[in-house]
RNA sequence: GCGCCGUUAGCUCAGCCCGGUAGAGCAAUUGCCUUUUAAGCAACUGGUCGGGGGUUCGAAUCCCUCACGGCGCA
Numbered sequence: 001g002c003g004c005c006g007u008u009a010g011c012u013c014a015g016c017c018c019g020g021u022a023g024a025g026c027a028a029u030u031g032c033c034u035u036u037u038a039a040g041c042a043a044c045u046g047g048u049c050g051g052g053g054g055u056u057c058g059a060a061u062c063c064c065u066c067a068c069g070g071c072g073c074a
Stems, first nucleotide, its partner, number of pairs: 001073007010026004020057001029043004050066005
């Protein structure tokens, strides 16, 4: 230098191909239970979907570009 993959909640990841309300588990918070803790049960909070631009009525999803990480080739 070229190619491919990845980037979404505090963490691990779905959703993307085929555009239409942003989700799951764990964690956190509050409550119940318990002599207390843990476990269990219930409720609940948390997102500029890596940055920028474009297309579109509408973009996490399609297109371009940049950044970061991984793998391969040279």
Molecule: transfer RNA
Organism: Parcubacteria group bacterium